[in-house]
Context: one part of a larger RNA
RNA sequence: UGACGGGGGUCCGCACAAGCGGUGGAGCAUGUGGUUUAAUUCGAUGAUACGCGAGGAACCUUACCUGUACUAGAAUGCCUGAGGAAUAUGCAUGAAUGUGCAUAGCAUAGCAAUAUGUCUCUGGCAAGGUGCUGCAUGGCUGUCGUCAGCUCGUGCCGUGAGGUGUUGGGUUAAGUCCCGCAACGAGCGCAACCCCUAUCUUUAUUUGCCAUCAGGUAAUGCUGGGAACUAUAGAGAAACUGCCGUCGUAAGAUGUGAGGAAGGAGGGGAUGAUGUCAAGUCAGCAUGGCCUUUAUGUACAGGGCUACACACGUGCUACAAUGGAUACUACAAAGGGCUGCAAUAUGGCAACAUAAAGCGAAUCUCAAAAAAGUAUCCUCAGUUCGGAUUGCAGUCUGCAACUCGACUGCAUGAAGCUGGAAUCGCUAGUAAUCGUAUAUCAGCAAUGAUACGGUGAAUACGUUCCCGGACCUUGUACA
Numbered sequence: 001u002g003a004c005g006g007g008g009g010u011c012c013g014c015a016c017a018a019g020c021g022g023u024g025g026a027g028c029a030u031g032u033g034g035u036u037u038a039a040u041u042c043g044a045u046g047a048u049a050c051g052c053g054a055g056g057a058a059c060c061u062u063a064c065c066u067g068u069a070c071u072a073g074a075a076u077g078c079c080u081g082a083g084g085a086a087u088a089u090g091c092a093u094g095a096a097u098g099u100g101c102a103u104a105g106c107a108u109a110g111c112a113a114u115a116u117g118u119c120u121c122u123g124g125c126a127a128g129g130u131g132c133u134g135c136a137u138g139g140c141u142g143u144c145g146u147c148a149g150c151u152c153g154u155g156c157c158g159u160g161a162g163g164u165g166u167u168g169g170g171u172u173a174a175g176u177c178c179c180g181c182a183a184c185g186a187g188c189g190c191a192a193c194c195c196c197u198a199u200c201u202u203u204a205u206u207u208g209c210c211a212u213c214a215g216g217u218a219a220u221g222c223u224g225g226g227a228a229c230u231a232u233a234g235a236g237a238a239a240c241u242g243c244c245g246u247c248g249u250a251a252g253a254u255g256u257g258a259g260g261a262a263g264g265a266g267g268g269g270a271u272g273a274u275g276u277c278a279a280g281u282c283a284g285c286a287u288g289g290c291c292u293u294u295a296u297g298u299a300c301a302g303g304g305c306u307a308c309a310c311a312c313g314u315g316c317u318a319c320a321a322u323g324g325a326u327a328c329u330a331c332a333a334a335g336g337g338c339u340g341c342a343a344u345a346u347g348g349c350a351a352c353a354u355a356a357a358g359c360g361a362a363u364c365u366c367a368a369a370a371a372a373g374u375a376u377c378c379u380c381a382g383u384u385c386g387g388a389u390u391g392c393a394g395u396c397u398g399c400a401a402c403u404c405g406a407c408u409g410c411a412u413g414a415a416g417c418u419g420g421a422a423u424c425g426c427u428a429g430u431a432a433u434c435g436u437a438u439a440u441c442a443g444c445a446a447u448g449a450u451a452c453g454g455u456g457a458a459u460a461c462g463u464u465c466c467c468g469g470a471c472c473u474u475g476u477a478c479a
Stems, first nucleotide, its partner, number of pairs: 001479002003476003007473007015463002019426005026317008034308002042053002064303007076126004081121004087104007107116003128292002131290003137286002139281003142277001144275001149188006155164003168179003194269004199237007209226002213224003240263001243257001244255004319419001323378007335366003340359002344355004385416001390411007432455007
């Protein structure tokens, strides 16, 4: 100087407390461990692994296993030689890759020799490796932590390591600002500048809008028209403790103060200092070294990654009446669409099929929002709760659904009556609850992930305690 303390002081955080809803019990989905296996590819492992890499394993993917093949090789470039334009076709064998053979075809320039271009083959030079080392590395990432810290120049102090500044008194979300001070300044962080959102003004007016006027329909901005309103998308305004009261030297604090759409950082996002964990990644990519080269490379067929006594994590669905079922009636936002989205009509109980208008979309379409509301039934029961499991019959995608897809109909109708010790999330348009969309994608194991809106709470006395962190101080046989 640090680090540490079941030392002290001050302060903060859904850290506790106060509340609301879960997990832990059940069934299923998914990841992991373990076991099994020819293989169940590899990585990730307290917090910071475990719906993680994977934003989608039937083949492919695929790295694994079994078997069958190839050896300058699956890709690209260059050199040498041989042949043929390019290219097309057939036969045999085989599960396929492949292997063995056969046929047709004969470029451009030039009279020709030959040259050029391109393709195939032989030989050669550069191959290849998801093999090892993340403790040789780059890059990227997690975490402490969006915590308020981390440093430098000059000066001063100390023999020196170092100190001072950065401590102290206040204040703040903040090393934020104020005051003081052997310090005076500065940098990286904080904040602001950026984006979305809440209000208004203005510009623009189609594909969006319809107040006023007119026409028209079974109905509809449907038509003429309009530029008000909404909306869209550009430009501006607006918030600064600016004003007032109280407290304070100041910074600032406080007020059911005014005004205002918004008030003291208005609400979100992006943004992550010096460093820590030899944290993670050689399997995204790049890369040193090592290993391999008729194999640890490459191609193909089939299998596996989907196994199952069990254990754990993360979720979904429930156990019901604040509910379930049937019918009718409303109200969103944000996205996607030509190898596409598909209105509408017809067939089918349905998944879906057939025909097909429109739309590269503020125009057409996916599209029905669902919780909600109204009416009726069920009346507390393992039930009209719950839907696992299984059987049969189908639909769709795709060369192909046996291992191993999703969906539909009929039948079947398991556990489960609110969950031990323990444990998680959340402070407001939040939790809880309800649907919608998208990426990936032929299809889909999505209950996941990422977005979107609808309905919409309770509680916070407080900081003694648990956990983590910041600053000062003290002790130390630690560095």
This is a predicted structure of a 479-nucleotide part of an RNA (small-subunit ribosomal RNA, 3' major domain) from Mercenaria mercenaria.
Lineage of the source: Eukaryota > Bilateria > Mollusca > Neoheterodontei > Mercenaria.
Its mean pLDDT, the model's own confidence on a scale to 100, is 82.